[in-house]
RNA sequence: UAAGUAAGUCAGAUGAUCGCGCCCCUUAGUACCGAAAGGUCCGGGGUGAGGAAAGUCCGGGCUUCACAGGGCAGGAUGCCGGAUAACGUCCGGUGGAGGUGACUCCAAGGAUAGUGCAACAGAAAUAUACCGCCAGCCGCAUAGCUUGCUGUGCGAGGUAAGGGUGGAAGGGCAGUGUAAGAGACUACCGCCUGUGCGGUAACGUACAGGGCAUAUGUAAACCCCAUUCGAAGCAAGACCGAAUAGAAAGCGAUACGGCGGCCCGUCGUGCUUUCAGGUGGGUCGCUUGAGACUGUUGGCAACAGCAGUACGAGAUAGAUGAUCAUCACCGGCUGUCCUUGUGACAGCGGCACAUAACCCGGCUUACAGACUUGCUUAUAAU
Repeated sequence: UAAGUAAGUCAGAUGAUCGCGCCCCUUAGUACCGAAAGGUCCGGGGUGAGGAAAGUCCGGGCUUCACAGGGCAGGAUGCCGGAUAACGUCCGGUGGAGGUGACUCCAAGGAUAGUGCAACAGAAAUAUACCGCCAGCCGCAUAGCUUGCUGUGCGAGGUAAGGGUGGAAGGGCAGUGUAAGAGACUACCGCCUGUGCGGUAACGUACAGGGCAUAUGUAAACCCCAUUCGAAGCAAGACCGAAUAGAAAGCGAUACGGCGGCCCGUCGUGCUUUCAGGUGGGUCGCUUGAGACUGUUGGCAACAGCAGUACGAGAUAGAUGAUCAUCACCGGCUGUCCUUGUGACAGCGGCACAUAACCCGGCUUACAGACUUGCUUAUAAU
């Protein structure tokens, strides 16, 4: 200097004029609006959209059911240890895959409990003999000759080493052995079992034993194992004000209804359906937090403890805006200059994704541009 990789910050700024919401002070009363509950009122001060506010994918806080359970079914997670209110999140590690590397990714328990599926090709995919190899043993035929030997072929038989197909063909490779072969046997691997050592553990490593129907893959197929799980949701729910009207049918304590589905159990005394009518207004919930920032201690880290500082939107047809000017930014376009560059100047154009609705911790997705730091690789110089 270039390329890469990991983490983080910002997401335009300033001024003027006008206009909005909330909080506090004041105005302030026999005021105004309203049926009421309630609301409004000059002026001043403070404050007012995000890193994702998006998705609604997880987990909770909070509210109601509800006084509280057992079982079955169902759902979720899936290597080990830790963090957290909790999680399917995060941190660290182990194993595996990719990359020269920094680093990145993993739906990472069990196929030796059982069941299922596996196209095409191939002889054959839960079990083999298509092409091959063999002539030692048995039978037949035949040739030669040394008359009991040799050779050849066929049948019966042996075989799974070689070849083909395939992702995978009775664990791999090399040898001994054999008629030819084969874990038949041996060494080295793979697999299983056991022991020692290291580690909290996942696991690693060394040794010993086993000859291995444990015959390929698949559990993001059913299943097995371990852990775990109430439901609904701020349109939850609470209070105030005003108004109103019930009728019919069914079940009825051996019934009906509530408790996510079912059963048991338990609680309550009414419940269900159809038609018809009144109100639909106001206030709360509503933002002080498992919170933020700064410092420090512990920890590899996630994070936790301690101390200090500040209070940073609460709308409800939905506020946080509009106009003007200047500056900043753009590896944009045009022109000029030069030291030819991510250069300087001028003009023009542009400036991402997007917009709170009870709140919080995550994940995922979208994103113009600018900046900071660590590490890796390559090249050059010292």
Predicted 3D model of a 382-nucleotide RNA (Bacterial RNase P class A) from a bacterium. The coordinates come from a structure-prediction model, not an experiment, and the mean pLDDT is 77. The gene name in the source record is rnpB. Rfam family: Bacterial RNase P class A. Rfam classes the family as a ribozyme. Rfam describes the family as follows. Ribonuclease P (RNase P) is a ubiquitous endoribonuclease, found in archaea, bacteria and eukarya as well as chloroplasts and mitochondria.